[in-house]
Molecule: Bacterial RNase P class A
Organism: Gemmatimonadales bacterium
């Protein structure tokens, strides 16, 4: 150069000036209508709400059964169905990608079409010796053909799959029937924490798939969600408990007087005639709603450097505080500057153009989706040159 693989950043350009404009806090003003002035204000996925968590509230001795989700090995985390690193098995020439990857001789079930048969273990064509009948023939040895009951898993044919491959020996034909390799199990040390690898020697080979059907082995799960739940608390109604006509003060001691008592001082019913029971109406207390406050932004926080570790991470030191809210603010213009394209052979210069995907709402870790474009970094492979 040309194609490819991985990994990481940015992502309505910009730590810039300006004019307008929209939440939020703080500070002053205020005629309580609100005004100025100063900070700050959307992601990299804020989405889907698919998993784990924090937290909060209800439940709860313990174990179990039911359901449910996960599955190779190890490590990382607060956790995890997520990451890292590693085996294995597929893909790719390679960098590198994928992979529900635990049990099929516990025990059910299924395997479509096709096909002779889809599993206590198969004969459709072929192949093979045999008896029989017919024909050729001089013939009961040979050669055809047809039948009938055997043998065969080599060869053809169906499928996705057909009873362990390939090769020799073998035998009437074949066949783990015998042998070599290769694959299968089983066993024994050896390297590794482990999954597993290599090796050695035994067993001819004995049980096809499918568990992402059921199911069996392991391991994990109590249930609700910030409309979670705590604090403050009105108007009305409704609860419940008091007044519900009398209160000071004097002389007196169950009785008189003075003086206040905002217009009035009440209704109904019983009375044994002393009053008593409801209600209207005042007062209180507690529940709840409406409304405010809190959760609610200092956290498994961000962000530089060093140490561990192949990595994921962790640890130690520094520095930072960077929306938060109720149907819900975060935009616009113009200058300069950057980047691209385009006119030019090339600088000045000009014109255009900065586009996707999407938008906070208890928070945090992950998966997964969707997205114009642009940087940076390492690795593969072809092709030319030295």
């Nucleotide at each position: 150069g040309g194609g490819g693989a991985c990994g990481g950043g940015c992502g309505g350009g910009a730590u810039u000036g300006g004019u307008c404009g929209c939440g939020a806090g703080c500070g002053g003003c205020u005629u309580c209508g609100g005004c100025c002035g100063c900070u700050c204000g959307a992601g990299g996925a804020a989405a889907g709400u698919c998993c784990g968590a924090g937290c909060u509230c209800c439940a709860u001795c313990g174990g179990g059964u039911a359901g449910g989700c996960u599955g190779c090995c190890a490590g990382g985390u607060a956790a995890c169905g997520c990451c890292u690193g590693g085996g294995c098995g597929c893909c790719g020439c390679a960098a590198g990608g994928c992979g529900a990857c635990g049990g099929a001789a516990a025990g059910g079930g299924c395997c479509a079409c096709a096909g002779a048969a889809a599993a206590c273990g198969a004969a459709c064509c072929g192949c093979c010796a045999c008896g029989c009948c017919g024909g050729g023939u001089c013939a009961u040895u040979c050669c055809c053909g047809g039948c009938g009951g055997g043998g065969u898993a080599a060869g053809g044919g169906u499928g996705a799959a057909a009873a362990g491959g390939u090769g020799g020996g073998g035998u009437a034909a074949g066949a783990g029937c015998c042998c070599a390799c290769c694959g299968c199990g089983c066993c024994g040390g050896c390297g590794g924490u482990a999954a597993c690898g290599a090796c050695g020697g035994c067993g001819g080979c004995a049980u096809g798939g499918c568990a992402a059907c059921c199911c069996c082995c392991a391991g994990c799960c109590g249930g609700a969600g910030c409309a979670a739940g705590g604090c403050c608390a009105a108007a009305u109604a409704g609860g419940c408990g008091g007044c519900g006509a009398g209160g000071u003060g004097u002389g007196a001691c169950c009785c008189a007087c003075a003086c206040c008592g905002a217009c009035c001082a009440g209704g109904u019913c019983c009375u044994u005639c002393g009053g008593g029971a409801c209600c209207a109406g005042c007062c209180g207390c507690g529940g709840g709603u409406a409304g405010g406050c809190c959760g609610c932004a200092c956290g498994a926080g961000a962000u530089g450097g060093c140490c561990g570790g192949c990595a994921a991470c962790g640890g130690c030191c520094g520095u930072c505080c960077g929306a938060g809210a109720g149907a819900g603010a975060u935009g616009a213009c113009c200058a300069u500057c950057c980047g691209g394209u385009c006119g030019c052979a090339a600088c000045c210069c000009g014109a255009c153009c900065g586009a996707a995907c999407a938008g906070a709402a208890c928070u945090c870790g992950g998966c997964u989706u969707a997205c114009g474009g642009c940087c940076c970094g390492c690795c593969c492979u072809c092709c030319a040159c030295c």